Model confidence (mean pLDDT): 80 of 100.
A computed fold for a 75-nucleotide RNA from Candidatus Bruticola sp., annotated as transfer RNA.
Rfam family: tRNA.

RNA sequence: UCCGACAUAGCUCAUCGGUAGAGCAAUCGGCUGUUAACCGAUCGGUCGUAGGUUCAAAUCCUGCUGUCGGAGCCA
Numbered sequence: 001u002c003c004g005a006c007a008u009a010g011c012u013c014a015u016c017g018g019u020a021g022a023g024c025a026a027u028c029g030g031c032u033g034u035u036a037a038c039c040g041a042u043c044g045g046u047c048g049u050a051g052g053u054u055c056a057a058a059u060c061c062u063g064c065u066g067u068c069g070g071a072g073c074c075a
Stems, first nucleotide, its partner, number of pairs: 001071007010024004018055001026042005048064005
């Protein structure tokens, strides 16, 4: 320098055009003599960023940033 993949809740990941979910974590409650476990509820994200397409974008297209992998260069 080139090619590809990935970026979504505190963490691990879904959602692949029609107003974003699960598990774990956290908080509160139930149960228990207490804790743990178990059960219930609540909380939590303008989907990396800037544009474009569309009636409508996390989703399609482009630039940029970051991470990972591969290729090239190495006189």